Notes
A computed fold for a 350-nucleotide part of an RNA from an uncultured Actinomycetales bacterium, annotated as small-subunit ribosomal RNA, central domain. The full RNA is in RNAcentral, with records from ENA and SILVA. Its mean pLDDT, the model's own confidence on a scale to 100, is 87.
Context: one part of a larger RNA
RNA sequence: UUGGGCGUAAAGAGCUCGUAGGUGGCGUGUCGCGUCUGAUGUGAAAACUAUCGGCUUAACCGGUAGCUUGCAUCGGGUACGGGCAUGCUAGAGUAUGGUAGGGGAAACUGGAAUUCCUGGUGUAGCGGUGGAAUGCACAGAUAUCAGGAAGAACACCAAUGGCGAAGGCAGGUUUCUGGGCCAUUACUGACACUGAGGAGCGAAAGUGUGGGGAGCGAACAGGAUUAGAUACCCUGGUAGUCCACACCGUAAACGGUGGGCACUAGACGUCGGGACUUUCUAUGGUUUCGGUGUCGCAGCUAACGCAUUAAGUGCCCCGCCUGGGGAGUACGGCGGCAACGCUAAAACUC
Numbered sequence: 001u002u003g004g005g006c007g008u009a010a011a012g013a014g015c016u017c018g019u020a021g022g023u024g025g026c027g028u029g030u031c032g033c034g035u036c037u038g039a040u041g042u043g044a045a046a047a048c049u050a051u052c053g054g055c056u057u058a059a060c061c062g063g064u065a066g067c068u069u070g071c072a073u074c075g076g077g078u079a080c081g082g083g084c085a086u087g088c089u090a091g092a093g094u095a096u097g098g099u100a101g102g103g104g105a106a107a108c109u110g111g112a113a114u115u116c117c118u119g120g121u122g123u124a125g126c127g128g129u130g131g132a133a134u135g136c137a138c139a140g141a142u143a144u145c146a147g148g149a150a151g152a153a154c155a156c157c158a159a160u161g162g163c164g165a166a167g168g169c170a171g172g173u174u175u176c177u178g179g180g181c182c183a184u185u186a187c188u189g190a191c192a193c194u195g196a197g198g199a200g201c202g203a204a205a206g207u208g209u210g211g212g213g214a215g216c217g218a219a220c221a222g223g224a225u226u227a228g229a230u231a232c233c234c235u236g237g238u239a240g241u242c243c244a245c246a247c248c249g250u251a252a253a254c255g256g257u258g259g260g261c262a263c264u265a266g267a268c269g270u271c272g273g274g275a276c277u278u279u280c281u282a283u284g285g286u287u288u289c290g291g292u293g294u295c296g297c298a299g300c301u302a303a304c305g306c307a308u309u310a311a312g313u314g315c316c317c318c319g320c321c322u323g324g325g326g327a328g329u330a331c332g333g334c335g336g337c338a339a340c341g342c343u344a345a346a347a348c349u350c
Base pairs, nucleotide, nucleotide: 004321005320006319007304008303012318014201015200016199017198021194022193023192025088026087027086028085029084030083031082033081034080035077036076037075038074039073040072041071042070048066049065050064051063052062053061054060091191092188093187094186095184096183097182098181099180103177104176105175106174107173108172109171110154114150115149116148117147118146119145120144121143125136126135162169163168206247207246208245209244210243211242215241216240220236221235222234223233258317259316260315261314262313263312266295267294268293269292270291271290272289273288274287275286276285277284299306300305323350324349325348332343333342334341335340
């Protein structure tokens, strides 16, 4: 390189946007670059292959053809790919009218609970466990009532449910704001798909500066357990968890399944729209578009399973894999305040 793969065997980048590039709807005209065809020139000789001939054969030597599928020039063809021009509306987008939603940001705000503080009642225990102890408590705890303060999270609704590109998103109100879906077919007229590099977003933990700190709680301390117990259990408890701004850039970032388009039996739910219809006004029924689930045929699969939300049948583009260990390591480079991240071997060994 040809070829084979990527749900679970090695392998889909965490996600999106997007540059170059690759690929690209229907029709007409034109060019003739690719492409097809003819002619001419060239494609050295030798070697090689086929065949004919010459040495008595052979090796050897000679002739012819192939090698000569290439390149260049000229003539011709124009279906397909391409360039240019022009048109179309089925892709894509815009407009208009609706519509569901924990989509995002900021400000304000609510009640339950927890802890703390003050005061009242009240007395000897409370707490905790398998059982205990550390701990708290006569300087009056626990319990209970009233008042106050603070921070964090939002019971029920709640769902196999919704939204978002992913990470993720849930008390309420207001403001600002992104996207989707449905209907009308009015407008633009291929404006599209993918996307090497690149850019942005990106849970938790962690980092910097400044706040905040109720509960929980790495580290740490004590009490237990135990042969030991640097643990599991208990009592405390610092970072952190929260906010603002700035970093980090990783996860079993998982559907372990890249994106787009088209096609390919059904059945039953559920969410958001539209149309028709029923009428016992409760809504039900039929149908259509979009999402989200369960089952299941063909087909696929090593099997498990997947099965119109494909892992089926095809096309386009990107990423990635090539035995286990060494190793996602060393070295170098780039990024980072650091922690560390990205890129990424070899010797050796089985």